[in-house]
Context: one part of a larger RNA
RNA sequence: CGUUGGCCGCCUGAGGGGAAGGUGCCCUCAGUACGAGAGGAACGGGGCGCCGCGGCCUCUAGUGUACCGGUUGUCCGGCAGGGCACUGCCGGGCAGCCACGCCGUGUGGGGAUAACCGCUGAAUGCAUCUAAGCGGGAAGCCCUCCCCGAGACGAGGCGGCCGUUGCCCUGGGGGCGACCCUGGGGCACGAGGGCUCCCGUAGAAGACGGGGUUGAUGGGGGGGCGGUGUAACCCCCAAGGGUUUCCCGAGGGGGGAGCCGGCCCCUCCCAAUCG
Numbered sequence: 001c002g003u004u005g006g007c008c009g010c011c012u013g014a015g016g017g018g019a020a021g022g023u024g025c026c027c028u029c030a031g032u033a034c035g036a037g038a039g040g041a042a043c044g045g046g047g048c049g050c051c052g053c054g055g056c057c058u059c060u061a062g063u064g065u066a067c068c069g070g071u072u073g074u075c076c077g078g079c080a081g082g083g084c085a086c087u088g089c090c091g092g093g094c095a096g097c098c099a100c101g102c103c104g105u106g107u108g109g110g111g112a113u114a115a116c117c118g119c120u121g122a123a124u125g126c127a128u129c130u131a132a133g134c135g136g137g138a139a140g141c142c143c144u145c146c147c148c149g150a151g152a153c154g155a156g157g158c159g160g161c162c163g164u165u166g167c168c169c170u171g172g173g174g175g176c177g178a179c180c181c182u183g184g185g186g187c188a189c190g191a192g193g194g195c196u197c198c199c200g201u202a203g204a205a206g207a208c209g210g211g212g213u214u215g216a217u218g219g220g221g222g223g224g225c226g227g228u229g230u231a232a233c234c235c236c237c238a239a240g241g242g243u244u245u246c247c248c249g250a251g252g253g254g255g256g257a258g259c260c261g262g263c264c265c266c267u268c269c270c271a272a273u274c275g
Stems, first nucleotide, its partner, number of pairs: 001151001005162007015148004021051008034039001052105005060099001062097002067092005072085005094262001108144004116136004165188010195275001196212005217271003220267005225261004234254004240248003
């Protein structure tokens, strides 16, 4: 811009796209068919894998420079708490992301066909699958599965909302008239959308989704759950050491603590005000 007033939501499905998958072994069929014997199938049915593809994070595993703990050197006078040394190194680890993990990738069924096989059957009293008519028949084609999809210009359908309203100015037609029909311009109103603000497992920017006080959208606070693994401080015990009626003291105990959380709830304390 179009789709012939403007919008919002939900559909239809023309058309398009898609791995709709590939493969091995075992059991059965069957020591059967076949074969003098030696040997030795298939159709069908069942089971277990591998590869590819798609999705997911309950489990297992990895990462996890959010986090917790241990520890070395040094610096901040000591303690506490920290900086730096690849995250200093080491031990763990939620969410997220992921594969080595989990799930799916079903057998098939329907329709129209190819070569081909047929029925009935003339032209041609016979015959002939074909000329009229009818049937069967592929890993292939079209449906059945997943995704996009009305710019599908034959531009579709359904539901709802707003507008066609009010005021002012102005023109044409009709009527005796109140008034009726039909235009042009301006202002107001108006569904809905955008901007704006707080955000999101959505995201390169746009976009997409949620929320904005009639509010739990993000932050803070509280609780739950979870990760680390028992904080600081104080008291007690204590190897050992010392300047020995006493002092220092590695380490241990009292003691699921302390710290932390991108998770789940609660709470208008803060920010989404007003526009």